A computed fold for a 73-nucleotide RNA from a soil metagenome, annotated as transfer RNA. The same sequence occurs in records of 7 taxa. The prediction has a mean pLDDT of 81. Rfam family: tRNA. Rfam classes the family as a transfer RNA. The RNAcentral record of the sequence draws on ENA and MGnify.
[in-house]
RNA sequence: GCCGACGUAGCUCAGUUGGUAGAGCAGCGGUUUCGUAAACCGCCGGUCGGCAGUUCGAGUCUGCCCGUCGGCU
Numbered sequence: 001g002c003c004g005a006c007g008u009a010g011c012u013c014a015g016u017u018g019g020u021a022g023a024g025c026a027g028c029g030g031u032u033u034c035g036u037a038a039a040c041c042g043c044c045g046g047u048c049g050g051c052a053g054u055u056c057g058a059g060u061c062u063g064c065c066c067g068u069c070g071g072c073u
Base pairs, nucleotide, nucleotide: 001072002071003070004069005068006067007066010025011024012023013022019056027043028042029041030040031039049065050064051063052062053061
């Protein structure tokens, strides 16, 4: 330099026909216990890597850029 995959909550990921952004863990509160842990109930947490474009509508499609990983030379 060229090619490919990936980037979504603090972490691990789902969201695959474009139509309200979700789960588990973590955190916070509560129930229970003499107390802790476990269990159960509830809550909080995201400008979906950035900027444009297409569209009535974009996490999803297109272009460029940034980052991570892999391959080729």